Model confidence (mean pLDDT): 80 of 100. This is a predicted structure of a 79-nucleotide RNA (Fluoride riboswitch aptamer (crcB RNA motif)) from a Pseudomonadota bacterium. Rfam family: Fluoride riboswitch aptamer (crcB RNA motif). Gene Ontology terms of the family: response to fluoride and positive regulation of gene expression.
[in-house]
RNA sequence: AUACCCCCUGGCGAUGAGGCUCGCCACUAACCGCGCGUUUGCCCAAGAAGCGUUACGCGCUGAUGGCUUCUACCCGACG
Numbered sequence: 001a002u003a004c005c006c007c008c009u010g011g012c013g014a015u016g017a018g019g020c021u022c023g024c025c026a027c028u029a030a031c032c033g034c035g036c037g038u039u040u041g042c043c044c045a046a047g048a049a050g051c052g053u054u055a056c057g058c059g060c061u062g063a064u065g066g067c068u069u070c071u072a073c074c075c076g077a078c079g
Stems, first nucleotide, its partner, number of pairs: 009026005016070006033060006040052003
C1' cells in the first nucleotide's frame, strides 16, 4: 500500500411514520417494481422469431426486506 475480517457508526432494502427483527453496503457502495408498443443493437442470404441495450409512449401491483401499529389511498356493507 492492497485485500480480507471484526467492532463502532452511518446509509440502504420500487410510495409516509413508530416499534421489533433480518439482510446488504461503506460513497467507484448497497438501493432505484412489472407488462406492452415503438426506437436501437446482435443474429439471418433475407425475413420472422428470439435476446440485449437506449430513448419515448401506454398500462398494472404494493405504503412492510419481514412482523406489527398509525396515517394516506382503494373496494364492499350498514347507519